Notes
Model confidence (mean pLDDT): 83 of 100. The RNA shown here (transfer RNA) has 74 nucleotides and comes from Elstera cyanobacteriorum. The RNAcentral record of the sequence draws on Rfam. It matches the Rfam family "tRNA". About the family: Transfer RNA (tRNA) molecules are approximately 80 nucleotides in length.
[in-house]
RNA sequence: CGGAGUGUAGCUUAGCCUGGUAAAGCGCUUGCUUCGGGAGCAAGAGAGCGGAGGUUCGAAUCCUCUCACUCCGA
Repeated sequence: CGGAGUGUAGCUUAGCCUGGUAAAGCGCUUGCUUCGGGAGCAAGAGAGCGGAGGUUCGAAUCCUCUCACUCCGA
């Protein structure tokens, strides 16, 4: 320098192809239970999707540029 992949909650991931209220597990908070903790049960909080722009009534999803990381080639 050229090509490809990945980026979504504290962590690990789904959702993207086929645009329509962002989901799950672990973790966290509260309550019940317990002498206390753990386990179990119930309830709850937390991300607008790496960044910018575009298309659209509507974008995590489509298009363009760009950043970080990984891989391949030179």